[in-house]
RNA sequence: GGGGCUGUGGCUCAGUGGCAGAGUAUCUGCUUGACAUGCAGAAGAUUCCAGGUUCAAUAUCUGGCAUCUCCA
Numbered sequence: 001g002g003g004g005c006u007g008u009g010g011c012u013c014a015g016u017g018g019c020a021g022a023g024u025a026u027c028u029g030c031u032u033g034a035c036a037u038g039c040a041g042a043a044g045a046u047u048c049c050a051g052g053u054u055c056a057a058u059a060u061c062u063g064g065c066a067u068c069u070c071c072a
Base pairs, nucleotide, nucleotide: 001071002070003069004068006066007065010024011023012022013021018055026042027041028040029039030038048064049063050062051061052060
């Protein structure tokens, strides 16, 4: 320098155009003599950025940025 993958709560990831979910972590309550475990609940996302298409974009298109990776 060129090609490819990925980008979504703190972390790991789902989500085939119609108001975004799980696990784990955090917080609160119950349980315990106490801790752990377990149970119940809560909070937490401008879906990497800018634009295009569409009535409507996390998803599709273009450009950019970042990580990873391949080639040189």
The RNA shown here (transfer RNA) has 72 nucleotides and comes from Gekko kuhli. The organism belongs to Gekko, within Eukaryota. It matches the Rfam family "tRNA". Rfam classes the family as a transfer RNA.